This is a predicted structure of a 106-nucleotide RNA (Guanidine-I riboswitch aptamer) from Aminipila luticellarii.
Its Rfam family is "Guanidine-I riboswitch aptamer". About the family: This family represents a conserved RNA structure found upstream of the ykkC and yxkD genes in Bacillus subtilis and related genes in other bacteria. The function of this family is unclear although it has been suggested that it may function to switch on efflux pumps and detoxification systems in response to harmful environmental molecules.
The RNAcentral record of the sequence draws on Rfam.
The prediction has a mean pLDDT of 83.

[in-house]
């Protein structure tokens, strides 16, 4: 700046991996020994935080159909259903992220 209407968005979450922090372990430094610390390298088969994150999860607000209405945009209803690989891609990395209401089933 354009939108979109089995719509958008924030917000939490099922799930997720290791940038970053925190753990944990080895080194080193430190002050002759221990302890507190600082710093490196290693672990996600470390619980966590930060991160990411569902169409087939949730609440919410807009929006958007219809209808009312005292013309004030207000108010009321509705916003259903949804079994799903495999490969592959981005990001640090990897997933119900995206491809995808995809390919297939029914």
């Nucleotide at each position: 700046u354009u939108a979109a209407a089995a719509g958008u968005u924030u917000u939490a979450u099922a799930g997720g991996g290791u940038u970053c922090c925190g753990u944990a372990g080895u080194u080193u430094u430190g002050a002759a020994a221990g302890c507190a610390a600082a710093a490196a390298c290693u672990a996600g088969u470390c619980u966590g935080g930060u991160c990411c994150a569902a169409g087939a999860u949730a609440a919410a607000a807009c929006g958007u159909a219809c209808a009312g209405u005292u013309u004030g945009a207000c108010u009321g209803u509705a916003u259903a259903c949804a079994c799903g690989g495999a490969a592959g891609g981005a990001u640090a990395a990897a997933a119900g992220c995206c491809u995808g209401g995809g390919a297939g089933a029914u």